A computed fold for a 327-nucleotide part of an RNA from an Akkermansiaceae bacterium, annotated as large-subunit ribosomal RNA, domain IV.
[in-house]
Context: one part of a larger RNA
RNA sequence: CCCCGGUUAAGGAACUCGGCAAAUUGACCCCGUAACUUCGGAAUAAGGGGUGCCUGCUUCGGCAGGCCGCAGUGAACCGGCCCAACCGACUGUUUAGCAAAAACACAGCAUUCUGCCAAGCCGCAAGGCCAAGUAUAGGAUGUGACACGUGACCAAUGCGGAAAGAUUAAGAUGAGAUGUUAGCAGCAAUGCGAAGCUUCGAGUCCAAGUCCCCGUGAAUGUCGGCCGUAACUAUAACGGUCCUAAGGUAGCGAAAUUCCUUGUCGGGUAAGUUCCGACCUGCACGAAUCGUGAAACGAGUUGGGCGCUGUCUCAACCGGGUGCUCA
Repeated sequence: CCCCGGUUAAGGAACUCGGCAAAUUGACCCCGUAACUUCGGAAUAAGGGGUGCCUGCUUCGGCAGGCCGCAGUGAACCGGCCCAACCGACUGUUUAGCAAAAACACAGCAUUCUGCCAAGCCGCAAGGCCAAGUAUAGGAUGUGACACGUGACCAAUGCGGAAAGAUUAAGAUGAGAUGUUAGCAGCAAUGCGAAGCUUCGAGUCCAAGUCCCCGUGAAUGUCGGCCGUAACUAUAACGGUCCUAAGGUAGCGAAAUUCCUUGUCGGGUAAGUUCCGACCUGCACGAAUCGUGAAACGAGUUGGGCGCUGUCUCAACCGGGUGCUCA
């Protein structure tokens, strides 16, 4: 030097990605306590005061008077607080050994399947789970408390339905044909050739499916372009045109989404690429892959403030340990 701990003038976050770490706070009693709110909370909100001992009194809860110290929860245990935003409602769960979260789950909501020898699942099967349950039940999927909502499109894909038509496998039937040869013809070469066997095989019959038709979005998904127009300018309520299955509704919006971008304006600071409030030109938000809100909650993320401090200006000293030497 290093590690663990203690103290520190003046300042008090100037440190740093960031108050990381440390410090502050702390127990009990009394007073007091805002916005907001689902009226339960928020709340130990915040912010103040007190605390020992002796004597007397007491309604036994305390009250009054007095005494000592720098200090009375005399050591130790023992919340720092507030404001605002994002995400997730909440308690919970998770990467045993780099991630605890905004991820998973959740109650609630919705769709769908299943009539019981249920559907679904495991198994070749027997058999089993579901369930010694029976649609207020069980399985699957999505969303995720609550409040207000949840728009358009069925062209594609999926699913459901219907059965008229088209297409269609194995199979069935089998017209006909191939090979073979008893036989026949021929001097011969060779030709013809029944039955049987063999190989092929037209036509006809015939399922689901597919095509076709209808439905279906809390199914997978999708939700336009160009041009012109108002008596300053600008803009366009309005008009025209092309395309589409239909052209993004409500709400929100530089957002955990905005490239240009440190957008512009306002707030906060002496100074603010972050933050908050707006605007809307949404590169490329948007409605159960939910939209917008929202009290409570969070070892979540972000910005700000008070208090507090060796984080720092800028370092110093002290205690212990490691280190070093000897045994």
The coordinates come from a structure-prediction model, not an experiment, and the mean pLDDT is 88. Rfam family: Bacterial large subunit ribosomal RNA.